[in-house]
Context: one part of a larger RNA
Molecule: large-subunit ribosomal RNA, domain VI
Organism: metagenome
RNA sequence: CGUUAGAGAUUUGAGAGGACCUGACUCUAGUACGAGAGGACCGUGUUGGACGAACCUCUAGUGUACCUGUUGUGGCGCCAGCUGCAUCGCAGGGUAGCUAUGUUCGGAAAGGAUAAGCACUGAAAGCAUCUAAGUGCGAAGCCUACCUCAAGAUGAGAUCUCUUUUAAGGGCCGUGGAAGACUACCACGUUGAUGGGCUGCAGGUGUAAAGGUGGUAACAUCAAAGCCGAGCAGUACUAAUUACCCGUAAGC
Numbered sequence: 001c002g003u004u005a006g007a008g009a010u011u012u013g014a015g016a017g018g019a020c021c022u023g024a025c026u027c028u029a030g031u032a033c034g035a036g037a038g039g040a041c042c043g044u045g046u047u048g049g050a051c052g053a054a055c056c057u058c059u060a061g062u063g064u065a066c067c068u069g070u071u072g073u074g075g076c077g078c079c080a081g082c083u084g085c086a087u088c089g090c091a092g093g094g095u096a097g098c099u100a101u102g103u104u105c106g107g108a109a110a111g112g113a114u115a116a117g118c119a120c121u122g123a124a125a126g127c128a129u130c131u132a133a134g135u136g137c138g139a140a141g142c143c144u145a146c147c148u149c150a151a152g153a154u155g156a157g158a159u160c161u162c163u164u165u166u167a168a169g170g171g172c173c174g175u176g177g178a179a180g181a182c183u184a185c186c187a188c189g190u191u192g193a194u195g196g197g198c199u200g201c202a203g204g205u206g207u208a209a210a211g212g213u214g215g216u217a218a219c220a221u222c223a224a225a226g227c228c229g230a231g232c233a234g235u236a237c238u239a240a241u242u243a244c245c246c247g248u249a250a251g252c
Stems, first nucleotide, its partner, number of pairs: 001152001005163007015149004021049005027043001033038001051106005059100004066093005071086006110144003117137004169246003173189005194239003197235005203228003211222004
């Protein structure tokens, strides 16, 4: 810009893409078959491999804004206690998120038309013949079926609702997000829990400082303390103010 008024939702599916893999074992059954040796079809169930998708409960990583220990050195006058720098100084752990080595799931079943092939009926050719007319079965393959996208499908579809005018609706702006390069998308904007703060909980670290008590002291204890990023809730304390812009004449 179009889809012939404008808008908000919900959809149909022409078409397109993805997926399509496979082993072993049990039962049937040591049955059918076979002198024996051996050893099934058909059908049933179990469990794997590779591949793929999603997810983070478990396991395992990462986790330079979390906690702790500790070395050297500088600073805060000194002690104590903190703090800067040294690869995050080094080391031990670790929430959320992101991950795989972890967890869950997938290939199926079914239908249609067929290939090779197997047949029925059946002439040409009184027989025979699957074929010439006609009919049936038959594959991991084909078309469906499964998953995803999809009306610029210009062949521009359908349904419901709103607006008959500065309308319905949309944008800008702001607070943000399991959304994201930007844009877009989604949530919210005081008629408010959108982010921050605060409070509680979960979770991490591992028992803070100061002081009391015990001990000559190291240390122990009062004390599962203190501190804490992303998690789950609650709470208007704080920031989402007020405005502004677009959008209207459908006919010929």